Predicted 3D model of a 1470-nucleotide RNA (small-subunit ribosomal RNA) from an uncultured bacterium. Its Rfam family is "Bacterial small subunit ribosomal RNA". The prediction has a mean pLDDT of 84. The sequence is in RNAcentral, with records from Greengenes.
[in-house]
């Protein structure tokens, strides 16, 4: 005696910064505020300062007497007393006045001491300073100690008088006077000086007491001189902040010599002399800053500070200067300048709060103009005793720190009231009331310590020669020796009585609920809350935390190992210098000695005190205040020790080197010499092209190219050989020879002896570009010009082309100058391969094999890393030295400043403001790439049919409308919710109307309901009219309905699908998602699920650190496809029989067909190949069916905040005579226009007519209707039959035979219109379908582009059926007929799967993200310049003072020969 959290990221692990819990404060500011103790209290303007106070004292040093008092001695008088002639007289405590220094005392003034401390500040100051340890050349008043003396003169002077100037302040002149004021002789044991002869140098008296008046005594002083203490001065050593974008400073500078000056040493001054002196161990200049004990923080080591208390320095309005004096260059002295303020008579003065209060000012701030000299302590004095804002108390302030208290106990109906509420409750809460107790503290009263020790008078004793002094004792004395003080402390007295609030409550961090708010208000300390359900913001309930406080803000430190001595890094995160030689420094192999300087180790000194600790003790306890003891890590001296590192001396050979012998090589320089190529020139042979590209086109060519063949020119580069091969410090080096030169490496032996390793500084090299000067110039080629490409194309690509590339000298100094790995040693397991040597072994030849040293490279042990990787070539273990990083990331390698360059520009630069909470790294799952790989899908591709052009229907945008209700919007919205809007639906406009309501429940009244039925009125509605009295009953009532009347409540297709269930849609019927344990990784996460077949599949098989399991696949499940059993109507009819014109029509059959129960059937079983002896796969055979037979139902983990609040259902919000209900109308059907989905055509594989043929699956009682009759038809009339294997709808169409049309806008095509009816329904106007006559529009196969579909498929043909009165259905849903065509294939395009690899993406490419521009705002750089500060030389001017000198004015002590000097001032000058 040591603690960590949040924040980068989907997640993760590391780097790193920002941020918090903690402690401290001379604090502020907000809110609150009952008591005391103890301590602090202008950190800012060393800014100015009103007013009072902070230094005085001695009368026992003098001469004195302005003021007071006391005496005394006078003078008039008032009151009072007595007398009185009534006019007065007398007395006079007082009161007024003279007079008297004779006494108490004392203002002014001479004299002494003292105003150098006591008190403030910190403004200067980086060293004249402070700590801390030494040191010699010195002085010290008062004090102690010790010796000695204290004798004889003597001129003066201020107060004072008197004049004079001056507004004042003061100034003068002339007279008088004193001393403990000055001077002078005299004397000298010691003292100083000395040339050793000698020579210099003192004084003061006062007071007391006794006296024979001569003295003598005691006391305070004086004078000289020794010691001491105490204070002061001076030297030295080491320590004492930042800045190198401050590297040189220094002439009195360094040293000597003589001098000169101080108390002393000294360049302290000053001659003369040499030329030093400091400084990368950081001078010199800059800025900032008083230092120390110590305070705060820390485990410590540090770090940061230096208030209060204490030691020291510095300064006193700024600057400067001496005087005096023991001490000062002096806070409350002086004298000068300067800046301010005051005062004036304008002519002149005056002042100094950083003393103690106080004032303004400045500020976020920091008290009273207090008491008193009890105490403690100074000054003066013999003392009494005065002074004394020093001290000692008091005042204000919660500024700290410490103790108290605001009550105690009991008290569940767990009261009210408040909040929450699932309505049940909970919770505030034993909290409160109530009951019962206590009374600190504060309040009133009463009462009381201690700080007092002394001084003085008397009186005694005791020392003593002594009565003097001293001590000790008694008694007296001060208004009562306390300012504080109405003190501490104590008793009484009454009463729960007077006394809580602050901050949080989202993580970090202890504590949460409701409303209000609705990216607004606001909050924030990091992260981040807040866009309608906010635990984050404001209120309230509740809670948690402190506590007379408690939040905020601010500095400090701790956390932060985030400057790392302790205790950190540099391959990728910031961080190895581009590389080598060396200087200075650090560091250094072995052995002996020898020092002892580092080191250990004892002792002595010092390390103030107070603080910290430790242990006693006083305050009731603490804080405080106190004794004691430890610590003070530190410095100096001095004795040992001697293994280590150093110092100095000898040796040694392992490091290092030199010699002798070989090797290898693109090391480096220069001179020359080679061939092949490309261009070019010239001739020849030839003829239309050639070149170029994706494709072209500029370009070259008929004036003869390209080709091709000879010949020549000139440059510049060196194919193969070429090699993770060699060299070299490192940029870098590649044909071939010759000179020159550097360096490695091997293996032996000889020789030096540590000579060695690193290396700030500083020197040399130094790729490409570019620069300078002169060459040169083939090819190549920035710029630049032409074609192209494109939106555009200052590119990519083509045709050209200038610098430049080359040579020579001279510059530049930069790179991803990378192995992103400084050099150098030493040690730690291997494996393989190359590149130079050497050994041994074997050996005829090819050829091998083992060691071994020096490189080069690959892999991988321990080990190290965040991880990736490094791994004897280390990024591993360790040593020495050098650079650089950490001060996040941006601003920036940018600005300023310097150095360097001919410039571009390099180096140096911790720039700074500002700005963000991050930026990195490596590594994981995703996603995604116009990355790879494998598969797959009507994906393409091969086919067929279509959309896209018409016309129409439908829907959707738009647009319009009172209103066109509402949702659906890329695939996945758009014949969709809607399986059917004339009304109704209807949600939507208009417009009339109702209000508990068209519905539900629950109360209370009436009545059966119900049914006809008349009037207004669009209607809804309202007013009436009749008719009817039921069911059960315990006879009270009751059910079920209908009317009304109040309330609870209902109602809402109103918002929100981003509050939701629930349904659905999609990737996608794609193979895929997943988990358990195990292993692997620090994790995140990996394995498994990758691999290698295989399949329609993560289907299955083998392999594998997996090893099993689940959802998914498959299979079970319906349905068709063959057979059997069984059953036999309303189906069915093969044989037998009956009947009919003719029909299973009848009898009977059960065999077919079907109907609809139940089984079989098929599994790659067989068989052959191919495969790994698997799985499977390919043909075959058998079978109705063959490899999932065909369809269908079945939809994983998710994923689109994907669709639905108008299906439903709910959370919230919101309307409640409406946003609810109810009624007519009207609207959803609009129309310039746009898209989507279908209809139906364009025609002869057709259309018209006429005749003929064959389904399934459906529906039917408000139904479906036959068959007959009427109509051209639509249909109507009448009416059998069928609740359906019986009857109806029901004629199927295409097809088929036949006839007709001829290719034409027609006998295609059918729209639009016009006219006339049927149906349906109150109702067909807006707005229905349908029929029949007549109109006959577009349209001749459809641009870009784009859909479906792989077999009973596509194509085409009709039939049904739901919804539905009716229909706008050409739509959906089903159902059967007829029935093709292609598919090499996987390169592309879509969509998907598994694998792997890039990523700065994770909202995941519809991602991220870079720049310019415009606008506002913020900070900073650069600017002509401008104004201030601070310094350096150089010069001008130039006060006080002081010191030398002196012409010139004065001039009391001493000397004189009286002339006069000597020494003194003033005045000049230097």
């Nucleotide at each position: 005696g040591g603690a960590g959290a949040g924040u980068u990221u989907g997640a993760u692990c590391u780097u790193g910064g920002c941020u918090c819990a903690g402690a401290u404060u001379g604090a502020a500011c907000g809110c609150u505020g009952g008591c005391g103790g103890c301590a602090g209290g202008c950190c800012u303007a060393a800014c100015a300062c009103a007013u009072g106070c902070a230094a005085g004292u001695c009368g026992a040093g003098c001469g004195g007497a302005a003021a007071c008092g006391a005496c005394a001695c006078g003078g008039a008088c008032a009151a009072u007393u007595c007398c009185u002639u009534c006019g007065g007289g007398a007395u006079g405590c007082g009161a007024c006045u003279g007079u008297g220094g004779g006494c108490g005392u004392c203002g002014a003034g001479c004299g002494g001491c003292g105003g150098a401390c006591g008190g403030g500040u910190g403004a200067g100051u980086a060293a004249u300073g402070c700590a801390u340890g030494g040191g010699a050349a010195u002085c010290u008043g008062c004090c102690c100690u010790a010796u000695a003396g204290u004798u004889c003169g003597g001129g003066a002077u201020a107060a004072c008088c008197a004049c004079u100037c001056g507004a004042a302040a003061g100034a003068g002149u002339g007279g008088c006077u004193a001393a403990u004021a000055c001077c002078g002789g005299a004397u000298a044991a010691u003292c100083c000086c000395u040339a050793c002869g000698g020579g210099g140098g003192a004084a003061a008296g006062g007071g007391g007491g006794c006296u024979u008046c001569g003295g003598c005594u005691c006391u305070c002083g004086c004078u000289a001189u020794u010691g001491g203490a105490u204070g002061a001065g001076c030297c030295c050593a080491u320590g004492u902040c930042g800045g190198a974008u401050u590297a040189g400073c220094u002439a009195g500078u360094u040293g000597g010599u003589g001098g000169g000056g101080u108390a002393a040493u000294g360049g302290c001054c000053u001659a003369c002399c040499a030329a030093g002196g400091c400084g990368a161990c950081g001078a010199u200049c800059c800025g900032u800053a008083a230092c120390u004990g110590g305070u705060u923080u820390g485990a410590g080591a540090g770090g940061a500070u230096g208030g209060c208390c204490a030691g020291u320095c510095a300064c006193a309005c700024c600057g400067g200067g001496a005087c005096u004096g023991a001490g000062a260059c002096a806070c409350g002295g002086c004298c000068c300048g300067g800046a301010c303020u005051c005062c004036u008579a304008c002519g002149g003065g005056a002042g100094g709060c950083a003393g103690c209060a106080g004032u303004g000012g400045g500020g976020a701030a920091u008290c009273u103009u207090g008491g008193a000299c009890a105490a403690u302590g100074g000054g003066c004095g013999g003392a009494a005793g005065c002074c004394u804002g020093a001290a000692c108390c008091a005042g204000c302030c919660a500024u700290g720190c410490c103790g108290c208290g605001u009550g105690u106990g009991u008290g569940a109906a767990g009261a009210a009231g408040g909040c929450c509420c699932u309505a049940g409750g909970g919770u505030u809460g034993u909290a409160a009331a109530g009951c019962a107790c206590u009374u600190u503290c504060a309040a009133u009263g009463a009462g009381g310590a201690g700080g007092a020790a002394g001084g003085c008078u008397u009186g005694g004793u005791g020392c003593u020669a002594a009565u003097a002094c001293c001590a000790c004792c008694a008694a007296g004395u001060a208004c009562u020796u306390g300012a504080c003080g109405u003190u501490a402390c104590u008793c009484a007295u009454a009463g729960a009585a007077g006394a809580a609030g602050c901050a949080c409550c989202g993580g970090c961090u202890a504590a949460u609920u409701u409303c209000g708010u609705g990216c607004c208000a606001g909050c924030a300390g990091c992260c981040g809350c807040g866009g309608u359900u906010a635990u984050a913001c404001g209120a309230a309930g509740g809670g948690u935390g402190c506590a007379a406080g408690c939040g905020u803000u601010a500095c400090u430190c701790g956390g932060a190992a985030u400057u790392a001595c302790u205790g950190g890094g540099c391959g990728u995160a910031a961080a190895g210098g581009g590389u080598g030689c060396g200087u200075a420094g650090g560091u250094g192999g072995u052995u002996c000695g020898u020092u002892a300087a580092g080191u250990c180790u004892g002792a002595u000194g010092u390390g103030a005190a107070a603080g910290c600790c430790c242990u006693g003790g006083g305050c009731u306890c603490a804080a405080c205040c106190u004794g004691g003891g430890a610590a003070u890590u530190g410095c100096a001296u001095u004795g040992g020790a001697u293994a280590c590192u150093g110092g100095c001396g000898g040796g040694c050979u392992g490091g290092a080197g030199u010699g002798c012998g070989g090797u290898a090589g693109a090391g480096g320089g220069u001179a020359g010499u080679g061939g092949a190529a490309u261009u070019c020139c010239c001739g020849g042979u030839g003829u239309a092209g050639c070149a170029g590209u994706g494709a072209a086109a500029u370009g070259c060519g008929u004036a003869g190219a390209u080709a091709u063949c000879g010949g020549g020119a000139g440059g510049a580069a060196c194919a193969u050989c070429c090699g993770u091969g060699g060299c070299g410090a490192a940029g870098g080096c590649g044909a071939c020879u010759g000179c020159c030169u550097g360096g490695a490496c091997c293996a032996g032996c000889a020789c030096u002896g540590a000579c060695a390793c690193u290396g700030a500084g500083g020197c040399a090299c130094g790729a490409a570009a570019g620069c300078g000067u002169g060459g040169g110039g083939a090819g190549c080629a920035a710029a630049c010009a032409g074609g192209a490409u494109u939106a555009g194309a200052u590119a990519c690509c083509c045709u050209g082309g200038u610098a430049g590339u080359c040579c020579a000298c001279g510059c530049c100094c930069u790179a991803a100058a990378c192995g992103a790995u400084g050099c150098g040693a030493a040690c730690u397991g291997g494996a393989u391969g190359u590149u130079g040597g050497g050994a041994g072994c074997a050996a005829u030849c090819a050829g091998g094999c083992u060691c071994u040293c020096a490189g080069u490279a690959u892999c991988g042990a321990a080990g190290c890393u965040a991880a990736c990787g490094c791994g004897u070539u280390a990024a591993g273990u360790u040593c020495g030295c050098c650079g650089c990083c950490u001060g996040g990331g941006g601003g920036a390698g940018u600005a300023c400043g310097g150095u360097c360059g001919c410039a571009a520009g390099a180096c140096u630069g911790a720039a700074a403001a500002c700005u963000c909470a991050a930026a990195g790294g490596a590594a994981u799952u995703g996603a995604c790439g116009g990355g790879g790989g494998c598969c797959c899908g009507c994906a393409c591709a091969a086919g067929c049919g279509g959309u896209g052009g018409a016309g129409u229907a439908u829907g959707u945008g738009g647009u319009u409308u009172a209103a066109u209700u509402c949702g659906a919007u890329g695939c996945a919205a758009c014949g969709c919710g809607a399986a059917g809007a004339a009304c109704c639906u209807u949600a939507c406009c208009u417009g009339g109307c109702c209000c508990u309501g068209a519905c539900a429940u629950g109360u209370c009244c009436g009545g059966a309901a119900c049914c006809c039925u008349g009037c207004a009125g669009a209607g809804a509605u309202g007013c009436g009219g009749g008719g009817g009295u039921g069911c059960c009953u315990u006879c009270g009532g009751g059910a079920a309905c209908c009317g009304g009347a109040a309330c609870a409540c209902a109602g809402g297709u109103g918002c929100u699908g981003c509050a939701u269930g629930g349904c659905u849609g999609u990737c996608g019927u794609c193979a895929g998602c997943u988990c358990g344990u195990g292993u692997c990784g620090u994790g995140a996460g990996a394995u498994g699920u990758u691999g290698g077949g295989u399949u329609a599949a993560g289907u299955c098989c083998c392999g594998c650190a997996a090893c099993g399991a689940g959802c998914g696949c498959a299979a079970c499940c319906c349905u068709u496809g063959u057979c059997c059993u069984u059953a036999g109507u309303u189906g069915c009819c093969a044989g037998c029989a009956c009947g009919u014109a003719a029909u299973g029509g009848u009898g009977g059959g059960a065999a077919c067909u079907c109907u609809a129960a139940g089984g079989a059937g098929a599994c790659c079983g067989c068989c052959g190949g191919u495969g790994a002896c698997a799985a499977a796969c390919c043909g075959g055979a058998g079978g109705a069916a063959g490899g999932u037979g065909g369809g269908g139902a079945u939809g994983a983990c998710g994923u689109c905040a994907a669709g639905u609040c108008a299906u439903c259902a709910u959370g919230g919000c919101c309307c409640u005579u409406a946003c609810g209900g109810c009624c007519a109308g009207g609207g959803c059907u609009a129309c310039a226009c746009a898209c989507g989905u279908a209809c139906u055509a364009c025609a002869a594989u057709g259309g018209a007519g006429a005749g003929g043929a064959c389904a399934g699956a459906g529906g039917g009682c408000u139904g479906c209707a036959a068959a007959c009759c009427c109509g051209c038809g639509a249909g109507g009339g009448c009416a059998a039959g069928c609740c359906a294997a019986u009857c109806c709808c029901a004629g199927a169409a295409a097809c088929c035979u036949c006839u007709u049309c001829c290719c034409a806008g027609u006998c295609c095509g059918g729209a639009u219109c016009g006219g006339a009816g049927u149906c349906u329904g109150c109702a067909a106007c807006u707005c229905g379908a349908c029929u029949c006559c007549g109109u006959g529009a577009a349209g001749u196969c459809g641009g870009a582009a784009u859909c479906g579909c792989u077999a009973g498929u596509a194509a085409u043909c009709g039939c049904a059926g739901a919804u539905c009165a009716g229909c706008a259905a050409u739509g959906c849903u089903g159902c059967g007929g007829u029935g093709a065509a292609u598919a090499c294939g996987u390169u592309c395009c879509c969509g998907g799967g598994c694998c792997u690899u890039g990523u700065a993406c994770a909202c995941a490419c519809c991602g991220c993200c870079c720049g310019u521009c415009a606008c506002a705002c913020c900070a900073u750089g650069g600017g002509a310049g401008u104004g201030g500060g601070u310094u350096g030389c150089a010069c001008c001017a130039g006060a006080a003072g002081u010191a030398g000198c002196u012409a010139g004015u004065c001039u009391a002590a001493c000397c004189u020969u009286c002339g006069g000097g000597a020494g003194g001032a003033c005045g000049g000058u230097u």